A computed fold for a 155-nucleotide RNA from a Coriobacteriia bacterium, annotated as glmS glucosamine-6-phosphate activated ribozyme aptamer.
The sequence was found by an Rfam model in a public genome assembly.
The source organism's lineage runs through Bacteria, Bacillati, Actinomycetota and Coriobacteriia.
It matches the Rfam family "glmS glucosamine-6-phosphate activated ribozyme aptamer". From the family's description: This entry contains a glucosamine-6-phosphate activated ribozyme that is found in the mRNA for GlmS. GlmS is an enzyme that uses fructose-6-phosphate and glutamine to generate glucosamine-6-phosphate. The ribozyme catalyses self cleavage of the glmS mRNA that is thought to regulate GlmS activity. Rfam links the family to the GO terms catalytic activity and regulation of gene expression.
RNA sequence: ACCUGAACGCAAGCGCCGGGCCUGAUGCAGAUCAGGUGACGAGGCGGGGGUCUAUCGAAUCAUUCGGCGGAUGGCCCUCCGGCCCUGACCGGGGUCGUGACGUUGUCGACAAAGCACCCGGGUGACCGGGAGACAAAGCGACAGCGGACCGGUAU
Numbered sequence: 001a002c003c004u005g006a007a008c009g010c011a012a013g014c015g016c017c018g019g020g021c022c023u024g025a026u027g028c029a030g031a032u033c034a035g036g037u038g039a040c041g042a043g044g045c046g047g048g049g050g051u052c053u054a055u056c057g058a059a060u061c062a063u064u065c066g067g068c069g070g071a072u073g074g075c076c077c078u079c080c081g082g083c084c085c086u087g088a089c090c091g092g093g094g095u096c097g098u099g100a101c102g103u104u105g106u107c108g109a110c111a112a113a114g115c116a117c118c119c120g121g122g123u124g125a126c127c128g129g130g131a132g133a134c135a136a137a138g139c140g141a142c143a144g145c146g147g148a149c150c151g152g153u154a155u
Stems, first nucleotide, its partner, number of pairs: 014069004019065001020037007040057003046079007080097005088153005101146008115132001117130005
């Protein structure tokens, strides 16, 4: 370095299940045992602390009901960093997060599930796979509006 095997890990719109609902077995029944279901993708991360029911649409008869945990979200504080003011550096201020101003409008590209079809697993609830359609936010382009500069140092 390669090969084989085992264990552990694999997730972050993610994980879990003592409620509910559903299935199977036993039972007249109450019930017991064993199972199933329980959020569909898009987008999203500078470090730390606090706080809050953490963005967007698709679908919807409990398929996404209900609950718990987590979380890249919002706000506040702080540190770091970019930009604004100068051509440079430092301090303050503003605004953002490395693609490092905000906002409004128009246009543009982009999804999975549900659904119907096919295949596979399961006694079943249900699960897995294949191919088919359609979003919004954010993003890109254009336009409008708003925006912030101050002090110091050296050349």